Predicted 3D model of a 73-nucleotide RNA (transfer RNA) from Candidatus Adlerbacteria bacterium GW2011_GWA1_54_10. The sequence was found in a public genome assembly. Its Rfam family is "tRNA". Rfam's curators write: Transfer RNA (tRNA) molecules are approximately 80 nucleotides in length. The prediction has a mean pLDDT of 83.

RNA sequence: GCUUGGGUAGCUCAGUUGGUAGAGCAUCUCCCUGAAGAGGAGGGGGUCGCCGGUUCGAGCCCGGCCCCAAGCA
Numbered sequence: 001g002c003u004u005g006g007g008u009a010g011c012u013c014a015g016u017u018g019g020u021a022g023a024g025c026a027u028c029u030c031c032c033u034g035a036a037g038a039g040g041a042g043g044g045g046g047u048c049g050c051c052g053g054u055u056c057g058a059g060c061c062c063g064g065c066c067c068c069a070a071g072c073a
Base pairs, nucleotide, nucleotide: 001072002071003070004069005068006067007066010025011024012023013022019056027043028042029041030040031039049065050064051063052062053061
C1' cells in the first nucleotide's frame, strides 16, 4: 500500500424490509441479613468512531477520513 471484518452504555455484544436504541454483566436505591455475600424489586447511564451526502426520516444506504484485528505484498 491492497483486501476483508469490526468501531453502538463502564465491559462483552445484539440491533437484516431505513421509522423516535436494547440485553447480559457492572453501578446506584430499596427489600432480605446481626453485617456482608447470594437472592428479589426498581432506577440511572448512549452526539451509535469523525465529517459530509441521500431521504419526510439514517446505527442501518452512499462518499471521504481516523482507529483496531486478520490476510496479501